[in-house]
Molecule: Guanidine-I riboswitch aptamer
Organism: Acidiphilium sp. PA
This record gives sequence, structure tokens and C1' cells, in this order.
RNA sequence: AUCUUGCGCCGCUAGGGUUCCGGUCGGGUCAACGCCCGACGCUGGUCCGAGAGCGGCAGCCGUGCGGGAGACAUCCGCCCGGUACACGGCGGGAUAAAAGCCCGGGAGAG
Repeated sequence: AUCUUGCGCCGCUAGGGUUCCGGUCGGGUCAACGCCCGACGCUGGUCCGAGAGCGGCAGCCGUGCGGGAGACAUCCGCCCGGUACACGGCGGGAUAAAAGCCCGGGAGAG
């Protein structure tokens, strides 16, 4: 100086906020129950949710076995094993809103 595959889907979690439900507070109304308006993320439900979190499926790689004609190759199926590592902004974007979401395994650092 250059290159660098590491992907997809599902379920969840850490985390995240506040559309909706619930809650708390204030106000209005009412005999009361209740209803209406506003504020507050508030241990909650719904919701969002990880490349560097967990689990699973698919895919890919390898040994072996099987099919279908003797062998080889190809193709298909099955069992088992493997699929490592991973520091990271500012800023911007989506949604009601925010975030470990998306830009992004980006910039940068190593």
C1' cells in the first nucleotide's frame, strides 16, 4: 500500500421508548359510579429490538453410509463434525417514539 467471504430466516433476551391498553397525578362534570381533557415512562401488557447476545432452521465445508446399473465421477438422501474471530464513535434515518434498530463487521482504532 492492497485485499478481506463471514450471508438468509424464525423464536427470544439485554436494551429501548410511549402510538394503544393499564397505572399515577391534576383539572372539568356528576349525588355517586362513571365520562371527558391534560401531564407523567411509570416495576406492567401490546410495540421496537442486537454483526460484535442466546437458541433453532436453512445454506456452505469435511469424514462416513445409502440409492440406481461392476468401478469412478456427477446427482440425490441420511448420520456425525465444523461454520472461527470481533474495539468502535460523532452524526444522520425510520416509526408514535427511542434504542445495542437501520446507515454499519461503515469512518476510525488495532